This is a predicted structure of a 260-nucleotide part of an RNA (large-subunit ribosomal RNA, domain VI) from a metagenome. The prediction has a mean pLDDT of 90. It matches the Rfam family "Bacterial large subunit ribosomal RNA". Rfam links the family to the GO terms ribosome and structural constituent of ribosome.
Context: one part of a larger RNA
């Protein structure tokens, strides 16, 4: 800015990109075939490799705003606790990200064909797959499968919304309907996309609860201390779940048609 009026969905699919890999074993059948030796086409079933997509239920990795434990030092001191030493160092660790974990893929199947092997048949009474004609035939060629795709300027199609305002015109003011702005997000470099904005659960706090840590402080008992028990599956808890308008989304602005 186009797509002959403004939109908001939802589709088509010209065209374009991915994918295409294969061992082994079983059985069919120790059959066919072979004098043995040995050993199958076709079939059908089953379990691998590498390569690949997508996920986080399980195993494991990280997890620098969870938790304990502890060294030497700072906060005059005891307790408690906080800081600094690579997160001081150590043993755990949800979410999320992940791979070495998990589940999926290459498939069936048509259509043309290439060597190739055919049918039917003349030139050339024969004989030939070929000349005219008709066939089977490949991991290969189109499709099928995955993805993207109407700037496919050839600009497509469905379904619904909004339409006869002012002005002589240029123009402005508006509907539908979108943006700014603002709370945000398994969206993300910025933009974009999504969910939402008091008719609200968007984000954050709270409250419950899951998860992880692993047994707070303070009191009491015991032990001569270092400790121990008990209170008490304690206390603390970053991303998860639900609830819940306390706290911010507040007011507001801007932009869009004229019957095409």
């Nucleotide at each position: 800015c186009g797509u002959a009026g403004g939109a908001u969905a939802u589709c088509u699919g010209a065209g374009a990109g991915g994918a295409g890999c294969u061992g082994u074993c079983c059985u069919u059948a120790g059959u066919a075939c072979g004098a043995g030796a040995g050993g199958a086409c076709c079939g059908g079933g089953a379990u691998g490799g590498a390569c690949u997509g997508a996920c986080c239920u399980c195993u494991g990795g990280u997890g620098u705003a969870c938790c304990g434990g502890u060294u030497g030092g700072c906060g005059a001191u005891c307790a408690a606790c906080g800081c600094c030493a690579c997160g001081g160092c150590c043993g755990g660790g949800c979410a999320g990200c992940c791979a070495u974990g998990u589940c999926g893929g290459g498939a069936c199947g048509g259509g043309a064909u290439a060597a190739a092997c055919g049918c039917u048949g003349a030139a050339g009474g024969c004989a030939u797959c070929u000349a005219a004609g008709c066939g089977u035939g490949a991991a290969g060629c189109c499709c099928c499968c995955c993805u993207c795709a109407a700037g496919a300027u050839g600009a497509g199609a469905u379904a619904u919304c909004c339409c006869a305002u002012c002005g002589u015109a240029a123009g402005a003011g508006u509907a539908a309907g979108a943006c700014c702005c603002c709370u945000u997000g398994a969206a993300g470099a910025c933009g974009a996309c999504g969910a939402g904005g008091u008719u609200g659960a968007u984000a954050g706090g709270g409250c419950a609860g899951g998860g992880g840590u692993g047994g707070a402080a303070g009191u009491g008992c015991u032990g001569u201390a270092a400790g121990g028990c008990a209170u008490g599956g304690a206390g603390c808890u970053g991303a998860c779940u639900g609830c819940u308008a306390c706290u911010a989304a507040u007011c507001g602005g801007u932009c869009g048609a004229g019957g095409g």